[in-house]
RNA sequence: GCUUGUGUGGCUCAGUCGGUAGAGCGAUUGAUUCGUAAUCAAUAGGUCGGCGGUUCGAAUCCGCCCACAAGCU
Numbered sequence: 001g002c003u004u005g006u007g008u009g010g011c012u013c014a015g016u017c018g019g020u021a022g023a024g025c026g027a028u029u030g031a032u033u034c035g036u037a038a039u040c041a042a043u044a045g046g047u048c049g050g051c052g053g054u055u056c057g058a059a060u061c062c063g064c065c066c067a068c069a070a071g072c073u
Stems, first nucleotide, its partner, number of pairs: 001072007010025004019056001027043005049065005
């Protein structure tokens, strides 16, 4: 330099052909307990790597860029 893949709450990931963004773990609060853990209930937390384009509407389609991984030279 070229090709391919990945990028979504703190972490690990889902989101099938475009239609209001979810789960598990973790965090906080409450209940329970003599207390801790466990258990149960509730709450908070993401403008989906960035910038444009298409569309009534984009995490999803298209272009460029960035980061990471693998391969080729």